[in-house]
RNA sequence: UUAGAGUUUGAUCCUGGCUCAGAACGAACGCUGGCGGCAGGCUUAACACAUGCAAGUCGAACGCCCCGCAAGGGGAGUGGCAGACGGGUGAGUAACGCGUGGGAAUCUACCGUACCCUACGGAAUAACGCAUGGAAACGUGUGCUAAUACCGUAUACGCCCUUCGGGGGAAAGAUUUAUCGGGGUAUGAUGAGCCCGCGUUGGAUUAGCUAGUUGGUGGGGUAAAGGCCUACCAAGGCGACGAUCCAUAGCUGGUCUGAGAGGAUGAUCAGCCACAUUGGGACUGAGACACGGCCCAAACUCCUACGGGAGGCAGCAGUGGGGAAUAUUGGACAAUGGGCGCAAGCCUGAUCCAGCCAUGCCGCGUGAGUGAUGAAGGUCUUAAGAUUGUAAAGCUCUUUCACCGAUGAGGAUAAUGACGGUAGUCGGAGAAGAAGCCCCGGCUAACUUCGUGCCAGCAGCCGCGGUAAUACGAAGGGGGCUAGCGUUGUUCGGAAUUACUGGGCGUAAAGCGCACGUAGGCGGAUAUUUAAGUCAGGGGUGAAAUCCCGCAGCUCAACUGCGGAACUGCCUUUGAUACUGGGUAUCUCGAGUAUGGAAGAGGUGAGUGGAAUUCCGAGUGUAGAGGUGAAAUUCGUAGAUAUUCGGAGGAACACCAGUGGCGAAGGCGGCUCACUGGUCCAUUACUGACGCUGAGGUGCGAAAGCGUGGUGAGCAAACAGGAUUAGAUACCCUGGUAGUCCACGCCGUAAACGAUGAAUGUUAGCCGUCGGGCAGCUUGCUGUUCGGUGGCGCAGCUAACGCAUUAAACAUUCCGCCUGGGGAGUACGGUCGCAAGAUUAAAACUCAAAGGAAUUGACGGGGGCCCGCACAAGCGGUGGAGCAUGUGGUUUAAUUCGAAGCAACGCGCAGAACCUUACCAGCUCUUGACAUUCGGGGUAUGGGCAGUGGAGACAUUGUCCUUCAGUUCGGCUGGCCCCAGAACAGGUGCUGCAUGGCUGUCGUCAGCUCGUGUCGUGAGAUGUUGGGUUAAGUCCCGCAACGAGCGCAACCCUUGCCCUUAGUUGCUACCAGGUUAUGCUGAGAACCCUAAGGGAACUGUCGGCGAAAAGCCGGAGGAAGGUGGGGAUGACGUCAAGUCCUCAUGGCCCUUACGUCCCGGGCUACACACGUGCUACAAUGGUCGGUACAAAGGGUCGCCAACCCGCGAGGGGGAGCUAAUCCCAAAAAGCCGAUCUCAGUUCGGAUUGCAGUCUGCAACUCGACUGCAUGAAGUUGGAAUCGCUAGUAAUCGCAGAUCAGAACGCUGCGGUGAAUACGUUCCCGGGCCUUGUACACACCGCCCGUCACAUCACGAAAGUGGGUUGUACUAGAAAUCGCCGAGCUAACCUCGCAAGAGGAGGCAAGCGCUUAAGGUAUGAUUCAUGAUUGGGGUGAAGUCGUAACAAGCUAACCAAGGGCGAA
Repeated sequence: UUAGAGUUUGAUCCUGGCUCAGAACGAACGCUGGCGGCAGGCUUAACACAUGCAAGUCGAACGCCCCGCAAGGGGAGUGGCAGACGGGUGAGUAACGCGUGGGAAUCUACCGUACCCUACGGAAUAACGCAUGGAAACGUGUGCUAAUACCGUAUACGCCCUUCGGGGGAAAGAUUUAUCGGGGUAUGAUGAGCCCGCGUUGGAUUAGCUAGUUGGUGGGGUAAAGGCCUACCAAGGCGACGAUCCAUAGCUGGUCUGAGAGGAUGAUCAGCCACAUUGGGACUGAGACACGGCCCAAACUCCUACGGGAGGCAGCAGUGGGGAAUAUUGGACAAUGGGCGCAAGCCUGAUCCAGCCAUGCCGCGUGAGUGAUGAAGGUCUUAAGAUUGUAAAGCUCUUUCACCGAUGAGGAUAAUGACGGUAGUCGGAGAAGAAGCCCCGGCUAACUUCGUGCCAGCAGCCGCGGUAAUACGAAGGGGGCUAGCGUUGUUCGGAAUUACUGGGCGUAAAGCGCACGUAGGCGGAUAUUUAAGUCAGGGGUGAAAUCCCGCAGCUCAACUGCGGAACUGCCUUUGAUACUGGGUAUCUCGAGUAUGGAAGAGGUGAGUGGAAUUCCGAGUGUAGAGGUGAAAUUCGUAGAUAUUCGGAGGAACACCAGUGGCGAAGGCGGCUCACUGGUCCAUUACUGACGCUGAGGUGCGAAAGCGUGGUGAGCAAACAGGAUUAGAUACCCUGGUAGUCCACGCCGUAAACGAUGAAUGUUAGCCGUCGGGCAGCUUGCUGUUCGGUGGCGCAGCUAACGCAUUAAACAUUCCGCCUGGGGAGUACGGUCGCAAGAUUAAAACUCAAAGGAAUUGACGGGGGCCCGCACAAGCGGUGGAGCAUGUGGUUUAAUUCGAAGCAACGCGCAGAACCUUACCAGCUCUUGACAUUCGGGGUAUGGGCAGUGGAGACAUUGUCCUUCAGUUCGGCUGGCCCCAGAACAGGUGCUGCAUGGCUGUCGUCAGCUCGUGUCGUGAGAUGUUGGGUUAAGUCCCGCAACGAGCGCAACCCUUGCCCUUAGUUGCUACCAGGUUAUGCUGAGAACCCUAAGGGAACUGUCGGCGAAAAGCCGGAGGAAGGUGGGGAUGACGUCAAGUCCUCAUGGCCCUUACGUCCCGGGCUACACACGUGCUACAAUGGUCGGUACAAAGGGUCGCCAACCCGCGAGGGGGAGCUAAUCCCAAAAAGCCGAUCUCAGUUCGGAUUGCAGUCUGCAACUCGACUGCAUGAAGUUGGAAUCGCUAGUAAUCGCAGAUCAGAACGCUGCGGUGAAUACGUUCCCGGGCCUUGUACACACCGCCCGUCACAUCACGAAAGUGGGUUGUACUAGAAAUCGCCGAGCUAACCUCGCAAGAGGAGGCAAGCGCUUAAGGUAUGAUUCAUGAUUGGGGUGAAGUCGUAACAAGCUAACCAAGGGCGAA
C1' cells in the first nucleotide's frame, strides 16, 4: 500500500470499445469579488523594435590640458586589469550533446605555499601643435614627447631542447617609511580542454551506407591524444543487436500522476550544452572564434549634402505585431555578491525592494447569544395546512480584519536603511465596510409548481422535448464548494484497453496452406575446473535544492532553517559456488545407424483390361422419339427412337469400399512391371547429445486462369433458342465454344478447416477398428505390449458450447499473430507476375456500438403428434331480381356523433313525424333549464277558466278555487317565491394514447403459475418433459423432484325417469246429479299437471384388449351409459382493441356562450358501391272450402269476451280479469275435398292511382294498416362465399321487450322433421414436442445493392507553385596558412670618426590552397493547389428490384474465370 459505475440484449453471461467519478496545471474564458502572507507571471512571432539604462575601473604606471595661491579636483589619451563573469533565450542539435562511472596525452589570469631574481642599455608613438580632406562618420600629412607601452644585452638555483658535444630562454617600476608591484621554477587550489563503457524519441511504405572513408608509415599542427591536416601505402570500416535517410526534440536533478511497475513532462529553482538578425572568418587574450568586440557576405531599418555612413533588446523596463493569454519606460546599491582600485571609492536593470494580476498555495473575516405570534411576504396545497424558519424583526453582547489617532523595531559588529513611519504595540468609534458560483433524470449529494409542446432548447455517456417534462426556461425549495465557483484545454489515473509486475489466439480480433532449413533462442546424465551471470561483505561516487522523518523560526499554516534518512544507480575490491554459462573428461535413457520382418489408393514412368456414353457402317423395323410441373425449341417417312452385329476414339475406373489405408500439406482408387520416398514391429550390436524450434531464405502447394504444342468421347462458363414470369440478362429444357485430358513453363491463392503452430514430459478409465510382436491353451479365441485411427467419459479447463492420454488439462521451449465496428485487406509506395493479379499495408472521416455463446418467446413455402363444420361427405343458402335495413361515397344550411379485417356495416338504436336530438337556420335568456351557500325583500303557494301580442319561447290581463309548519307571538325560526349581486352552475366540447368501470377477441382453447428442493456463473431449467390415455396439464406409470394455486371436471339452473308430500284457479278413473254439449256440480287425490323435497348413472357389473394400471371396445340391466341433452360459468394474458355520447373521473378549453329555452328543418337526401335480411321465381306449388293438434308469454293509462255495424282496416257496445279462474288467442305447416296444368301464368308481388281506417297537438317533408284498380323485375343466379353433425339443418306458425303509433330486425316458444362424415393428403385456426433463425415493434419482421438529390473527407490527374536536400560545374568576399615581396621600413648585426651604406627581420601589394553567400544544370523527397474523374462515409417517409436471415422458397459460404440495370 490496489474501490468502481453507465452504455450492445426481451432478458443473460462473455468479449470489446466509448463515457464518467480522482489528482494536477506557467493556464484561458464566464459570473462574482473583503483582507493578509508566501510564490508565480509571452507556453504564440529565435517577429520587428522608438527611448532610457544594463561594464567599467585605476593618477600608488605615463606624458599633456583645464580650474585652483596651494592642497587638491577634473578631462581626453598611452598603459594595466576586467569586458570569456553575471543576465537572456531554447532556434539548432538524436550528438560523447546530456546523464552516470571511469581514463590519460594537457593548460589554468587572479589566489595559497616554497625557493630564487628584479642588472645594464636603446629606439619610437598617441595625446598635443601646425596644415589639410569630408555633410557626417571619420581621417591624412608633418613636427615634438612619456611610461609598469616596445626592443636589445647580461645573468639562470631550478626550467626547456639535445645528435649528450652542447644549445635556448626573464623581469618594471611607483612612493618613500614601509609597502605595493614585476619575473622564473615547483607545487596546491579553482576552472577548462580531450578520450572511453553504459543509458538516451518515432518510422523498414528509409536496406544498404562510406574515398579522408578504415588502418599504417613519414611529416605538419595543437595546451594536449587523434585523419585533426597532408604525402605515400593497404582495402578496409559501419549495418537486421537496425547502418544510412526522414520526422520530431535542448539534456538532467526534478515535476505531475500512479499501490507499485510504469506513463506523461522538462515553466519557476539548480547543473550542463547551444545560440546572440542570417551565414562565414579570424584577431586579442590565461580563457572567446566573443549578446551590449573586429572583418566580410546577405536580408531589413535609419541618416545623407547621394559622394558615403550607422544599427542589431533571445539584458531590465517599454512599443507595435501575433495570440485565448502573461505585469512598471518604479526605488536603491542599505544588504548579498561581482569588476577595478593600496584605499577612499566608482560601476553593477546581478541583486534587494516596491507597483500590477484571485494566476496558484495557505490563513482570517463577513458577527455571537437569545428570540414563536412559528409575524409579514414568497412558494406549494388534499384548502386542513406545510415550508422558507430562529431565519428575520426585537433584546443583550463582542470588535478579529478593514478604518482613525499615537508609538514604533530587527535587518547594522563603530558609521551607512531603498523597503518604510513598514512589521509590531497601545488607544478610539461602530454590527458597523465585506457572498458568491455551480448543480438537483441515472451515473451523482439534492424536488416541486408554472410556461413551452420534437418548437424553443439541453446533453460528459445513456438520452430528454410531439399538452400533465423532477432532463428545456422561470420561480420556490434543496445539495455542493466558498473569495471563489463553473466551463474549456492538456497530462496521468481508473484502462489488466499493449498485460515486466499483469492479457490473449476452436466459435468473440488473432495459428503463416505445408514442410526443409540459416542466424538466433532453448537444451539429457556424472565428475572436475573456472567464477562471466548470481549471492554476501567492504570502499568510492550518486552536487545542492526537491520528496520523506525529526526538531526549530515567522501568533498558526503556506513558507523557511538545521539534522537525519533516502537517492532503488554506476565503479571498484574481497569472498561464496547450489543453479545458469565457459573449459575438460566420462555415460546412454534423447537422436541416429546396422540386422530381420510387415502393411499401404505414398510418388514417377511405361504397358495393358473390361463395362458405359458418343459417333460411323450394315441388318430388322415403323411413326413417332426426346424432354418437362406442364410444354416447346430439338431429332424423325431423306426412316429417327427401339433392337442386333461390326468398327473408331477419348475420358473415367462400378462392385470390393470401411469415422479403412498412405502422405508434411495440397492430395492419392482398374490391373501389371521398373525405379523410388517415408512409416511400424522385433532383436541385439554400434555412434555418444549428434537434439527441439526456427526471423529472413528455399521448396512443395486443390480448382480456376495464362503461354506454346497436341488431343477432344462425355460434361460444360460464355453464347443461341424454347419455356416460366409483371419482368427473368436466372432457376427448368434443347443445343453449344473455351475449358476439363496430355507434355513443358508460369500463377501461388481457397471456409488451403480439426476454423485448434511445432516439440517434449505428466495426468482415471471403458468400448470399437487398422498394422506388427509376445504368452496361453480348447487352433480361434483370451490376455498383454508398441504404433496409428474413432466413439463415450472422470478430474481439470472453458463465457458457454464443448475439449478431455490424438487436450482446448498440468508444465517447459521456440516461432507466428491480435488490440472496438466501418472506411479496408482499400489508397499510395515497394517487391513479384506475360496478364489476371498476389504480397507488404495506412490515413482522413464516421458510429456507440460491432461481436461470441447460451436463454425465453415469436416465426418458417422445417419435422413429428393431435384437435375443431377446418377440409372432405351431405343439406340449405348468399352472390343475379324487387323490397327492407345498415355502411361507404356524393349532396346539403344540416344530412349530429361513434363503430372499421376476422372481432365495423338489422352495430350503439328494446323502435328519429314533434319530443327524442347531440346537427342546421332563426328568435330568446345570462347566477341561468338544474344544485348548494351568503346577504336583502316578500308571505305563501298550487290549480282551473277566459283573453291580448307573438311562429313559439316569452310577456301580460281578468276571474274562480285553494291558503305550510313551529313559535317564547318578535316576520322570530324553518319552508316557499321574487329582485339585484357574489361564490358558482352548465357543456353529448377535446383527450379511450392520462384513467376507473364495463365489453369484444384469441377461446370454453387447455393452458397459466407458485412454494420448497435440485441443476446452471446467469438469463433460466426442472416440476409442466417421456410411455400410454382423455373432451381436458383428464388419469395412470416412470422420472430430482415433492407439493400447491388459477383454469378443466364437479358443485348451480333447466330438460329427460321414478317416488313422497300438497290438491286450487289445474285434473276427472270410480260414484252421483245436470246439460244440445262441456269437470258444469257434488265428490275424489288414483291419473295428467303444478311445485317443494328425495331417489337414480358410479365404467358400478360381465367378456375382450391393455402393463395385474389409467383406460378403450362390446354386452347385460336401465327412462337415461360412459362429461345423457342444453344453459350459466371465460385462467395468466394479447390487441395503447372499443367506449370521456350510459356512468364516474384527471388535465385542457367555453362562460351575454362550445351553456339554456323555443319554432321550423335535418338525421328519411340519391348517378353509385358493399354488408345483413325478407319475398319470390312456382305443381313437394297457388287459390277456395272444410277440419285437427302446441308451448311459452303479456294484460288495469291494460287485455278486451258475447252481441251489433262495416267487404275490410275498424267502429259501437259492454261481461270478465290485478289472472293455472277472464282476455290477447285464430296456432300454422298438417289432414280431407275442389280447382289451376307449366304459361311471366289463378306464379310473383314491386310500383302507381283512387278511396279509407287507426294512433297522435300534428301523419306535407316522414307512420302503420284496409279496399278497389294497376301488375315491374324475376324462369334458381359468374367468379367467389356462408351456416349446419340430431330433435340438429330445413320448414311452419306463436309470443314478448321497446312502444301513443310505427318490425322483414332482435329475444324467446313450440309443431313437422332429414341427409352425410371414407378419412386427415390438402385450405384455415389452435395445442404439445423438436429443429433453424441475422426476428424481439417479434415475418405486416429483418435486410442488400444500383440509380437520383444534398453534403463531407480522401485517392488519381495534363500540370502549376513552394520547402528541404544530393551530385556536377561555375564563382570566389573576408580571413588563417604558404609563396613571393622590385615598393616601404626606427630598435639587432657589419662597415664607417660621422654622415651614411649594406644585411637580418618586418609591412604593404601580388599569387596560391581552403572557403560563405551567389549562379547554372540535373536528380531525390515533401507540402500546397488543379479542369476533370474514382470509389467511400453520412443524410427525410425518393426510384428499381428481393440478394441474405426459416430448407429465405434455386441451402449458404470461400477461391478463381466469364457474363449481366442492381442486389

Model confidence (mean pLDDT): 86 of 100. This is a predicted structure of a 1463-nucleotide RNA (small-subunit ribosomal RNA) from an uncultured bacterium. The RNAcentral record of the sequence draws on ENA. It matches the Rfam family "Bacterial small subunit ribosomal RNA". Its Rfam clan is "SSU clan".